RNA sequence: GUUGAUAAAGGCAAAUCAACCGAAAGGUUGAGACGCAAAGCCAUGGGCCUAAGGCACAUAAAAUGCUAAGGUAGCCAGGUUGCCGGCU
Numbered sequence: 001g002u003u004g005a006u007a008a009a010g011g012c013a014a015a016u017c018a019a020c021c022g023a024a025a026g027g028u029u030g031a032g033a034c035g036c037a038a039a040g041c042c043a044u045g046g047g048c049c050u051a052a053g054g055c056a057c058a059u060a061a062a063a064u065g066c067u068a069a070g071g072u073a074g075c076c077a078g079g080u081u082g083c084c085g086g087c088u
Stems, first nucleotide, its partner, number of pairs: 001087004011036002016031006034074001040080003044077003047072004053067004
């Protein structure tokens, strides 16, 4: 530099359950492993999810739509850091 095996040292942890936080999506911790070679980190671009609050419509009330904002790094791209082995 390149690559990721059925190896080894080790790592992470989906669903689900419990407690807590949140309006919600979702998050944190513990249990648990579907998977993962960046499933380490960063919401910059796209996607997706939520919508207490705000706005529109309507109004007896609701419902519905849009949205500030929030979330997702285990959706993709991009940025950044890095273990082990093979090959060169």